[in-house]
Context: one part of a larger RNA
RNA sequence: GCCGGUCCAGGGAACUUGGCAAAUUGGUCCCGUAACUUCGGGAGAAGGGAUGCCUGCGGUGUAGACCGCAGGUCGCAGUGACAAGGGCGGGCGGACUGUUUACCAAAAACAUAGCUCCCAGCAAGCCCGAAAGGGUUUGUACUGGGGGUGACGUCUGCUCAGCACCGGUAUCUGAAUCCCCCGUUCAAGGGGGGUAAGGACCGGUAAACGGCGGGGGUAACUCUGACCCUCUUAAGGUAGCGUAAUGCCUUGCCAGUUAAAUGCUGGCUCUGCGAACGACGUAACUAGCCCGUCACUGUCCCGGGCCGGCGCCCC
Numbered sequence: 001g002c003c004g005g006u007c008c009a010g011g012g013a014a015c016u017u018g019g020c021a022a023a024u025u026g027g028u029c030c031c032g033u034a035a036c037u038u039c040g041g042g043a044g045a046a047g048g049g050a051u052g053c054c055u056g057c058g059g060u061g062u063a064g065a066c067c068g069c070a071g072g073u074c075g076c077a078g079u080g081a082c083a084a085g086g087g088c089g090g091g092c093g094g095a096c097u098g099u100u101u102a103c104c105a106a107a108a109a110c111a112u113a114g115c116u117c118c119c120a121g122c123a124a125g126c127c128c129g130a131a132a133g134g135g136u137u138u139g140u141a142c143u144g145g146g147g148g149u150g151a152c153g154u155c156u157g158c159u160c161a162g163c164a165c166c167g168g169u170a171u172c173u174g175a176a177u178c179c180c181c182c183g184u185u186c187a188a189g190g191g192g193g194g195u196a197a198g199g200a201c202c203g204g205u206a207a208a209c210g211g212c213g214g215g216g217g218u219a220a221c222u223c224u225g226a227c228c229c230u231c232u233u234a235a236g237g238u239a240g241c242g243u244a245a246u247g248c249c250u251u252g253c254c255a256g257u258u259a260a261a262u263g264c265u266g267g268c269u270c271u272g273c274g275a276a277c278g279a280c281g282u283a284a285c286u287a288g289c290c291c292g293u294c295a296c297u298g299u300c301c302c303g304g305g306c307c308g309g310c311g312c313c314c315c
Stems, first nucleotide, its partner, number of pairs: 001310008010301002014299001019296001027051005036041001038151001052073009074078001086294007093286002098110002114149007125136004152281004157212003162209001164205005171200003178193005213231005240273002252268006
């Protein structure tokens, strides 16, 4: 010096990206416990008190043993060692238990009940196979398969022009085979006719793929624009939320928190998100992420002692 451990005056997060690590707490019994809440929870909330041994008495028990009351008694300390939650508050994500990158990621990713759409009437639909055949299924729409969303609560706006799918279709279009004619000694070949799916055309469907702009004018000062018009291309961003896990400008502006705040929380808001690629809330849960606070500490001021091991130096 390194590794592992142990203790530390005063201070107590000043350390640091960040209390990382460590410390605190800890068992059992009693008292006592807030907001909020889906009335289950939150709860071991929080916060207090007690805890050994001896003697006597009472209770329960077959017993081992356990519980209670009274008196006494020792230590700094009685869950005397070991084992053994630190707590609280605010916000974000995901409802939850669960699953995952075997060997750098456990998560806000995946799954999940619930919701919804689509396919399918069974010689079905979907899947495997070249086929035979097989699975779903010795099942039958309260079933099976596929897609999306993701508990619950309140909701889920406008748009079918494009693209996709579904339905229809008088008419038009629409190959070869087919029919007729020409041609060929038979053919080839040429012309004409009729015709399926499909397309044109007409509709429907957005919890299908997707989209939800621009310009102009307008109210008794001004400003603003409830209101009106218009263009491309169907419509012209509703509710709710918003500097956000989403905002470049940005450390936006205001307030609170601090002595000091690119942080956090609460507001504001311009095109910033935006409604099952779901929107906004939400009790409970979380080795998730962010902020604050109490307790506690060698993280630090700032270093020191000791124990074990290794290295190094000297003899």
Overview: Predicted 3D model of a 315-nucleotide part of an RNA (large-subunit ribosomal RNA, domain IV) from a sediment metagenome. Model confidence (mean pLDDT): 84 of 100. Its Rfam family is "Bacterial large subunit ribosomal RNA". Gene Ontology terms of the family: ribosome and structural constituent of ribosome. RNAcentral holds the full RNA, with entries from SILVA.